This is a predicted structure of a 346-nucleotide part of an RNA (small-subunit ribosomal RNA, central domain) from an uncultured prokaryote. RNAcentral holds the full RNA, with entries from ENA. Rfam family: Bacterial small subunit ribosomal RNA.
[in-house]
Context: one part of a larger RNA
RNA sequence: UUGGGUUUAAAGGGUCCGCAGGCGGGAAAAUAAGUCAGUGGUGAAAGCCUACAGCUCAACUGUAGAACUGCCAUUGAUACUGUUUUUCUUGAGUAUAGAUGAAGUGGGCGGAAUAUAUCAUGUAGCGGUGAAAUGCAUAGAUAUGAUAUAGAACACCGAUUGCGAAGGCAGCUCACUAAACUAUUACUGACGCUCAGGGACGAAAGCGUGGGGAGCGAACAGGAUUAGAUACCCUGGUAGUCCACGCCGUAAACGAUGAUUACUCGGUGCUAGCGAUAUACUGUUAGUGCCUAAGCGAAAGCGAUAAGUAAUCCACCUGGGGAGUACGGUCGCAAGAUUGAAACUC
Numbered sequence: 001u002u003g004g005g006u007u008u009a010a011a012g013g014g015u016c017c018g019c020a021g022g023c024g025g026g027a028a029a030a031u032a033a034g035u036c037a038g039u040g041g042u043g044a045a046a047g048c049c050u051a052c053a054g055c056u057c058a059a060c061u062g063u064a065g066a067a068c069u070g071c072c073a074u075u076g077a078u079a080c081u082g083u084u085u086u087u088c089u090u091g092a093g094u095a096u097a098g099a100u101g102a103a104g105u106g107g108g109c110g111g112a113a114u115a116u117a118u119c120a121u122g123u124a125g126c127g128g129u130g131a132a133a134u135g136c137a138u139a140g141a142u143a144u145g146a147u148a149u150a151g152a153a154c155a156c157c158g159a160u161u162g163c164g165a166a167g168g169c170a171g172c173u174c175a176c177u178a179a180a181c182u183a184u185u186a187c188u189g190a191c192g193c194u195c196a197g198g199g200a201c202g203a204a205a206g207c208g209u210g211g212g213g214a215g216c217g218a219a220c221a222g223g224a225u226u227a228g229a230u231a232c233c234c235u236g237g238u239a240g241u242c243c244a245c246g247c248c249g250u251a252a253a254c255g256a257u258g259a260u261u262a263c264u265c266g267g268u269g270c271u272a273g274c275g276a277u278a279u280a281c282u283g284u285u286a287g288u289g290c291c292u293a294a295g296c297g298a299a300a301g302c303g304a305u306a307a308g309u310a311a312u313c314c315a316c317c318u319g320g321g322g323a324g325u326a327c328g329g330u331c332g333c334a335a336g337a338u339u340g341a342a343a344c345u346c
Stems, first nucleotide, its partner, number of pairs: 004317003007300002012314001014201004021194003025088007033081002035077008049065006091191001092188003095184004100179001103177007110154001114150008125136002162169002206247006215241002220236004258313006266291009295302002319346003328339004
């Protein structure tokens, strides 16, 4: 390279946007670039292949043919692809009406709990554990009540629910912003799909500057346990967790399943709409679950939300270790990220 693959064996990029590129709906006409056919030229000789011949055979050599799959020119064909023109509405988008949700950003407000402070009542314990101890407490703790302050998170509702591209999103309310969906089929008329490079977003932890700090709590200290205990348990507790701005750019970033489109039995729930009603059940669109036929699969299983049947585009894989390491490049304040080998070995 060909071929084969990527849920779990190696392998889907964390997600989206998107230039180049690749691919692209129905009809008509023109053209003839790709495509197909004919003809001409060229494609040196030798060699290879075929036939015959010459050395006693063979190697070798000679003669003839074929081949030289190509290139150029020219004459035609026009189904498909391309290009140009015209056109269509089902793909895509717009409009109008409706309705939905923990979608995002910023502001305001609320109650429970916790901690602390002050006051009051009150007296000897409290706390913690398997059992204890460290710890707190007669300088009055724990408990109970009142008041105040602070920060963080929002019980019940709550769900196999919903929304978002993913990460993710949950008290109430206001403002701003975005979105899928349903109905009408009014408008545009292929405007589409995918996307190397590129851009944006991207949990937690971590980093920088400035705030904040109730609870929790790496590190750390002490008490236990133990042969030991740099742990599990307990008492404390710094960074951090929170906010603003700026970095980092990684996760089992998982459905371990790329995006888009079409097709392919049934059953049963839920969410948001719409329609028809005979008041019996039911139809339809979008989403979200479970079970299952065919089919697929090594099996587990998947099964209209495919891992089935096909198409287009992108990403990735090619024995284990060495190794996601070394070196170099790029990015970063750093931590490190990204790209990413080889020797050697089995």